[in-house]
Molecule: TPP riboswitch aptamer (THI element)
RNA sequence: CACCUCACGCAGGGGUCCUCGCGACAUGAAUACGCGGGGUGAGAUAGACCCUCCGAACCUGAUACGGGUAAUGCCGGCGUAGGGACGCGUGAUGUGGCUCCGC
Numbered sequence: 001c002a003c004c005u006c007a008c009g010c011a012g013g014g015g016u017c018c019u020c021g022c023g024a025c026a027u028g029a030a031u032a033c034g035c036g037g038g039g040u041g042a043g044a045u046a047g048a049c050c051c052u053c054c055g056a057a058c059c060u061g062a063u064a065c066g067g068g069u070a071a072u073g074c075c076g077g078c079g080u081a082g083g084g085a086c087g088c089g090u091g092a093u094g095u096g097g098c099u100c101c102g103c
Base pairs, nucleotide, nucleotide: 001096002095003094005092006091007090008089009088010087011052012051013050014049016046017039018038019037020036021035022034023033058083059082060081065076066075067074
């Protein structure tokens, strides 16, 4: 000096579904709204979590396909597909390179 990994800071990107009960509005009923449970998940509005090019965080395809569930992107394929933040700094461990000094 470069790089890997990790931590922290700054900057940027991203998602928020399914279901049950109650409440309020309304009412023929449901949706949407608020509160509280249950399911999946890192995260379901937490002020947290995840991701930032070595980029499956996330979006599109997809109101699609296969499986499963009380139900749901719940699981899988799709996926070497098409997009996606086109980051900065500090520190630590390690690896490599260069230079100087001594023996």